[in-house]
Molecule: small-subunit ribosomal RNA
Organism: metagenome
């Protein structure tokens, strides 16, 4: 810096990523070289080899062998010389090498001290080196033993050992001189006394030896400062702290040790205990400060199988030495023995994981030696490993106007891409291969020579290479020998196709995958690195996410409930002193390496070398004196005190008052009271409730009363008395910084609760009853006990809140209010102080907001926070009588949890408004029968779709075949239809056979038109395009439903806000309307509204046929029938008309009201068409179109029959009814709008009728359908009827190829149910409802009672907006945003995970007490040995291991048990979010 909480926003906050690093590991891959690195785990166990020896110039001495000599005939023996191995002795083995177990310590780092010490070898100085003695290993002999090894005897040497001598600048004692130091004290002069030394060898130069002093080197000891975690470790300590003495010990100080005395010492600045850990230079990271780390290299420490112990030695408590104990392994003759790779290799084991049982001492270094030299797994090299860093290469140029083939992709006859990539041409040769040459590292020591008195110096031939025939150089040929890994949704550079279909899988976080996946798998292409690339693990960074640099605490996590006060921290003004802090200079130190920089060496780099700088530190010293500190002096403004007043529900104790309530008694009085949404429980005729009187009881104090007052907080309220605390004001006399804060500590601390004793009226947990409810362990009601009250003692917590710690200072104001004081021009005003409120400037804040009472600007101190959950829980501690409180985790789990604000949506929130929404009415549905649709069921099939409103007389505006998509069966396969191209000439008709038909097989017959180019039609073969009512309406277009004909939905610019957003569009009016008006940080605009369009209501103009007929004429039984006319009606074109225009009232206006005027019509005249942004992934792939997928002798096509018409049942929509406002019969007027030649059909005849047979007119304002129903009269008289017509039987008519499944109609007969319909529910506000018929599309016919239209007759009611439903605007709350059909809580049930308790079982660590006590030091010691010194032995102290005991502590397991977390669709309820339905 980015991603991730949200619909979006800002903030808080966690999680995650991009970077660097590594002793790494794993996966895939791999050409070369250089330089480095390589058991992080089991300090587990180790086979085998090697890793420390050397010196013959310290010593005795020697096997074999060789040489020489001698003896012997010879075998052989002897002597001499050289002389391995072994031994005595010296030096070394305490270095070098390994490891990090232990250790929280003066172990380490750094700086000091040592006047408290040692130091082999080396250097310098001085002195010395005389004499003597006794042994012992070896060797020889003998013995024990399996072995390891041991014993005895004899004999022998030394630079081994002992004695004597000499000796001081040594040590000790006594006395003494001078001087120095911070102290103990040191150094020093002189005298006397005592003690102590030596080794030889030689080439004669010396080497070695002894003593003393000095140096150098290396150490020991002590001290200051520095660096881990836990306080759920708070007290620890008896050699402990100090002293005296030394009685000890050490190289040395010291309780190091011992005796005695005293009671100290350490600790909140963290003792003691527990856990973890080697420390450092450095390394990694980081801007730095820091954080993490301590491999390689270097310094220090510790360890060497585990524990203890000493010896030797200059040095060890000793890795490759010893003794003892223990564990383990091995040998054994069972009696005993041996061993220690955390040296180099190597093995087993463990593990994700770490190499060769290599070469050489050539170089460097070490031990010994005089030296040559020997030894050296230190070291130098090589081997293995991409483990890391660095470098090189895998070619370079040309080559596309054949962009080749192939792959992949696409809009696919073609194009794009891989891609100058390849092929091809030219060039080069690093590397690899071969051949040849061929190093540096090596020069000394030494020999020799020269100089010098010596030490020593100089010259200096020759010899010496593990690596290695390696590096390097030259030559040869030839592009020849050499590229992979990860990734491609965002972060994050890089995209397409196919496969898959919440599967397989991916994933660092967010998240992908449910049929069009840039996220899985594969491919093509691309991106980034490159001999590597990725993954995993760990550290730092980003993370200012522990904040010193550099954070916070009103609401996000976070102010302690409040005060007093200890330690601590901080602290007013002034003079002087000091110099601890501070600042500056200088000196010392801060090892080397590393880092930085300059130069240099390997062809470069890594790497290496030289120089410089740096090492920010510590110590010492000198100086300064501003600030802080310390000491001293002074001051008054902080603080306190004094005097005079004021204020208040401040606290404690006592007394006292009235109202109310309850109870008791008496009285009056009678049937209810009480209670609720409604009731009931309860009380009451044994007299309640109500009313009156009297008495008693306990508790609380109406009005005053307030955003009031007071107190540290909790809290405090009738009146009064006593005691007591405080604050404020005024005065400015006194003290003189006495102050602020405050970890621990102490005190106070509402309510509830606990203990003891009282008290108990009302109220009231628990409890009981009554209701409510699906339930109701609740809400409501009736009762009612603790408790509430008092006294004493506990508890110690609250949303103990201003969710805001205390103190001080500073920073504009305005308006209230409480209590004082002062002044004045006094109903008051002004000033001032302390309180208490509201609104605001600056400023702050994420915003809301805060704002002199800060959340502003600063200072000081305290408390607290660091993602959510687990959890304020577990365990432990201390507290409590208990309840419990306090302190306070972890495992595990999630990617969020959260704050403020925004827009919506929602609310059993509020306000305003509208709608046949309710109400007021009229008529229905729901009951019956039937029709139609749907569900369900059935079926071979009952094709499919539509499913709350917004499916259900819907798609379908017409299923007997067809339709038809379904089922059964029979057939076809370029197909039933269409286009293009090719060929043929038929096609068809007639006929025969099979068949249900389609179709199959056979026979007969056979083209047409033409502008002569060709065309039409048909067939066969066959090519390009088939076909699919198969799937996906959640891939789509188009169309449609609904909210809703509701009044809304937006934009530009400006302004406001960090932003999402807001404003405009809000407010006040008005409207049917975001309609219009006014105001306004808005001004304008768009889509909607309205208007423009159509029908209708009035009039006029024009035009009169098929329309009409007033006047005139003719004719008829009659009729506009005819002439005639266009006046009227009407037809169909145009025009006018309505705009709150006029009047009155109200109003700023818009506008509203009026039985106003006028007008056919009045405030939108009535109706239609017209449907904003959007919502429902609404509906439709079966109208059509269309992406993708699927079928292709079938999911396509043809045919026959069946089905879509089934039927226990349920629902929806209708029709007909139940009757008298009716039915039947008879008679008789007036419509509108449609339709008609495959038709409508007048009229005539027949039939009861459906209809049939004839037949005029009409392609329609002409003819036809055509008759309206209503109306009038008569009968019926309230019945299952003269209502009702279902159902059924019979007989027919019509359509049609065909009415069986399955048509309609007619006639005769039959005559179900039904007597007005439960809960509930629908439509309608006027030419409307209701009622009556007519027409028509579809159509051969029809299921039509449906749909769409038309007219006839023609009402009732609307007080009103409380309620139901839906909608609009404003506002409010919200934990909702898939938006309340939302969200969400708890128990139970299931699975998984970690964890607490738990009878107990097992194991570990450290200490305590007691017992035992090896080796060993020290001490004691008469007997034994020894001449003695001394030794053996014995005893004692201490002590490792072991045993016993009681505790403490940590862990593992544990029947059972507690809660917790997680887990698409389990159970029960609905606690929270809205007034969440009881805030």
């Nucleotide at each position: 810096g980015a991603g991730u909480u949200u619909g979006a926003u800002c903030c808080u906050g966690g999680c995650u990523c991009a970077g660097g690093a590594u002793g790494a590991a794993c996966g895939c891959u791999a050409g070369c070289g250089g330089c480095a690195g390589g058991c992080u785990u089991a300090a587990u166990a180790c086979a085998u080899g090697c890793a420390a020896g050397u010196c013959g110039a310290a010593c005795g001495g020697u096997a074999a062998a060789u040489a020489u000599c001698g003896a012997g005939c010879a075998a052989u023996c002897g002597a001499u010389a050289u002389g391995a191995g072994a031994g005595u002795g010296g030096c070394g083995c305490a270095c070098g090498g390994g490891u990090g177990a232990g250790u929280a310590a003066c172990a380490c780092g750094u700086a000091u001290g040592u006047a408290a010490c040692c130091u082999c070898c080396c250097c310098c100085u001085a002195a010395c080196c005389g004499g003597g003695g006794a042994a012992u290993a070896g060797c020889u002999u003998c013995g024990a033993g399996a072995a390891a090894u041991c014993g005895a005897a004899a004999u022998u040497a030394a630079u081994a050992c002992c004695c004597c001598a000499u000796a001081a600048u040594a040590u000790c004692c006594u006395u003494u001189u001078a001087u120095c130091g911070c102290a103990u004290g040191g150094u020093u002069u002189a005298a006397g006394g005592a003690u102590u030394a030596a080794a030889g060898u030689u080439c004669c130069g010396g080497c070695a030896g002894u003593u003393a002093g000095g140096g150098a080197u290396g150490g020991g000891c002590a001290u200051g400062c520095g660096g881990c975690c836990c306080a759920u470790u708070a007290g620890c300590u008896a050699g402990u702290u100090g002293g005296u003495g030394a009685u000890g010990g050490u190289a040395a100080c010291g309780g190091c040790u011992c005796a005695c005395c005293a009671a100290g010492g350490c600790a909140a600045c963290g003792a003691u205990g527990g856990g973890u850990a080697g420390c450092u230079g450095g390394u990694c990271u980081g801007a730095g400060a820091g954080g993490a780390u301590g491999a390689u290299c270097a310094g220090c420490c510790a360890c060497a199988c585990u524990g203890g112990c000493a010896c030797u030695g200059a040095g060890a408590u000793a890795c490759g030495g010893g003794c003892c104990a223990g564990a383990c392994u091995c040998c054994u003759a069972c009696g005993g023995g041996a061993g220690g790779c955390a040296g180099c290799a190597g093995u087993a084991g463990g593990g994700a994981a770490u190499a060769u049982u290599g070469g050489g001492c050539a170089a460097u270094g070490g031990a010994c030696g005089a030296a040559a030299g020997u030894c050296u797994g230190a070291c130098c090299c090589a081997g293995c490993c991409a483990u890391g860093c660095c470098g090189c290469g895998u070619g370079c140029a040309g080559g596309a106007u054949u962009g080749a083939a192939a792959g992949c992709u696409c809009u696919a006859u073609g194009a794009g891409u891989u891609g100058u990539a390849a092929a091809c041409u030219g060039c080069u040769u690093u590397u690899a291969u071969c051949u040849g040459g061929g190093a540096c590292g090596a020069a000394a020591a030494u020999a020799a020579c020269c100089u010098u008195u010596u030490u020593a110096g100089g010259u200096g031939a020759a010899c010496u290479g593990a690596c290695g025939g390696u590096a390097c150089c030259a030559g040869a040929g030839g592009a020849a020998u050499a590229a992979g890994g990860a990734c491609c949704g965002g972060c994050u550079a890089a995209c397409u196709a196919c496969g898959u279909g919440c599967c397989a899988g991916c994933a660092g976080c967010c998240g992908c995958g449910g049929u069009a996946a840039u996220a899985c798998g594969u491919a093509g292409g691309g991106u980034c690195c490159a001999a590597g690339c990725g993954u995993u693990a760990u550290c730092c960074g980003g993370a200012u996410u522990u904040a010193c640099u550099g954070g916070g605490u009103u609401u996000a996590a976070a102010g302690g409930g409040u005060g007093c006060g200890u330690a601590g921290g901080u602290g007013g003004u002034u003079c002087g002193a000091u110099a601890a802090g501070u600042u500056a200079g200088u000196g010392g130190u801060g090892a080397a390496a590393u880092c930085u920089u300059c130069c240099g060496g390997c062809u470069u780099a890594a790497c290496c070398g030289g120089g410089a700088a740096a090492c920010u530190g510590c110590c010492a010293u000198u100086a300064a004196a501003a600030c802080u500190g310390u000491c001293u002096u002074a001051c008054u403004u902080g603080a306190g005190c004094a005097u005079a007043g004021u204020c208040g529900a401040g606290g404690c104790g006592g007394g006292u008052g009235g109202a109310a309530u309850g109870u008791a008694u008496c009285a009056u009085g009678u049937a209810g009271c009480g209670g609720u949404g409604a009731a009931a429980u309860g009380c009451u005729u044994a007299g309640a409730u109500a009313u009156g009187a009297u008495a008693c009881a306990g508790a609380a104090c109406a009005c005053c009363a307030a955003u009031u007052g007071u107190g540290a907080a909790g809290g405090c309220a009738g009146c009064u008395c006593g005691c007591u605390a405080g604050a404020c004001u005024a005065u400015u006399a006194c003290u003189g910084a006495c102050a602020c804060u405050g970890a621990g500590g102490c005190a106070c601390g509402a309510a509830a609760g606990c203990g003891c004793g009282g008290g108990g009226a009302g109220c009231a947990a628990a409890c009981a009853g009554g209701a409510u409810u699906a339930g109701a362990u609740a809400c409501c009601c009736u009762g009612g006990u603790a408790g509430u009250c008092c006294a004493c003692g506990c508890c110690c917590u609250a949303a103990a809140c201003g969710a805001u710690g205390a103190a001080c200072a500073c920073u504009a104001g305005a308006c209230g209010u409480g209590u004082g004081u002062a002044g004045c021009c006094u109903a008051g005003c002004u000033a001032u102080a302390c309180g208490u409120g509201u609104c605001c400037a600056a400023g702050c804040a994420a915003a809301a907001g805060c704002g002199u009472u800060a959340a502003g600007u600063g200072u000081u101190c305290c408390a607290c926070c660091u993602g959510g959950g687990g959890a304020g829980u577990a365990c432990g501690g201390a507290c409590g009588c208990a309840a419990g409180g306090u302190u306070a985790a972890a495992a595990c789990u999630c990617a969020a949890a959260g704050g403020a604000a925004u827009u919506g949506a929602c609310g059993g929130g509020g306000g305003c408004c509208c709608g046949c929404a309710c109400a007021a009415g009229c008529g229905g549905a729901g009951g019956a029968g039937u029709a139609u649709g749907u569900g369900g069921u059935u079926u071979a099939a009952u094709u499919c779709g539509a499913u709350g409103a917004u499916a259900c007389g819907c798609g379908a505006g017409g299923a007997a075949c067809c339709u038809u998509a379904c089922c059964u069966g029979g057939g076809c396969u370029a197909g039933a239809a269409u286009g293009c191209g090719c060929g043929u000439g038929a096609c068809g008709u007639c006929u025969c056979g099979g068949g249900a038909a389609a179709c199959c097989g056979g026979g007969a017959u056979u083209c047409c038109c033409u502008u002569c180019g060709g065309g039409g039609c048909a067939c066969a073969a066959a090519g390009c395009a088939a076909g699919g009512u198969g799937c996906u309406g959640c891939a789509u277009g188009g169309c449609u439903g609904u909210c809703g004909u509701c009044a809304g939905c937006u934009c530009g610019u400006g302004c406001c806000g960090u932003g999402a957003g807001g404003u405009g569009u809000c407010g006040g009016g008005u409207u049917a309307a975001g309609u219009c008006c006014c105001u306004c940080a808005a001004c304008g605009a768009g889509c909607g509204c309205a208007a423009c369009c159509c029908c209708u209501a009035u009039u006029c103009u024009u035009a009169g046929u098929u329309g009409c007929u007033a006047a005139c004429a003719g004719a008829u039984a009659a009729u506009g029938c005819u002439g005639a006319g266009c006046a009227c009606u009407c037809u169909a074109a145009g025009a006018a008309a309505a705009c709150u225009g006029c009047c009155u009232g109200c109003g700023u206006a818009a506008g509203c009201a009026g039985u106003g005027a006028g007008g056919a019509a009045g405030g939108a005249g009535g109706g239609g068409a017209u449907g904003a942004u959007g919502u429902c992934a609404a509906g439709u792939c079966c109208g059509c179109a269309u992406g993708g997928c699927c079928c292709u002798u079938a999911c396509g096509c043809c045919c026959a029959g069946g089905g879509c018409u089934a039927c226990a049942c349920a629902c929806a929509u209708a029709c007909u009814a139940c009757a008298a406002u009716g039915g039947u019969u008879a008679c008789u007027a007036c419509a509108g709008a449609g339709g008609g030649u495959c038709g409508c059909a007048a009229c005539c005849u027949g039939g009861c009728g459906a209809c049939a047979g004839g037949a005029a007119g009409c392609u329609a304002a002409u003819c036809c359908c055509u008759a309206a129903a209503a109306g009038u009269a008569a009968c019926c008289u309230c019945a299952g009827u003269u209502c009702g017509g279902a159902u059924u039987g019979g007989a027919g008519u019509c359509u049609g190829c065909a009415a069986c499944u399955c048509g309609a109609c007619u006639c005769c007969a039959u005559g179900a149910a039904g007597u007005u319909g439960g809960a509930u529910u629908c439509g309608c506000u006027a030419g409307u409802a209701a009622u009556c018929g007519c027409a028509u599309a579809u159509c051969a016919g029809c299921a039509a009672u449906g749909g769409u239209g038309c007219g006839g007759u023609g009402a009732a009611u609307a007080c009103g907006u409380u309620c139901c439903c839906g909608g609009g605007c404003c506002u409010u709350g919200u934990a909702c945003a898939c938006a309340c059909c939302g969200c969400c809580c708890g128990u139970c049930a299931a699975g998984c995970c970690a964890u607490g308790g738990g009878a107990g079982u097992c194991g570990g660590a450290g200490g305590u007490a007691c017992c035992u006590g090896a080796a060993g030091u020290c001490g004691a010691u008469a007997a034994c040995c020894g001449a003695a010194a001394g030794g053996a032995g014995u005893c004692g102290c201490c002590c490792a291991a072991g045993g016993u005991a009681a505790a403490c502590u940590c862990g593992a397991c544990g029947a059972c048990u507690g809660g917790g977390g997680c887990u698409a669709a389990g159970u029960c309820g609905u606690a929270a979010c809205a007034a969440g339905g009881u805030a």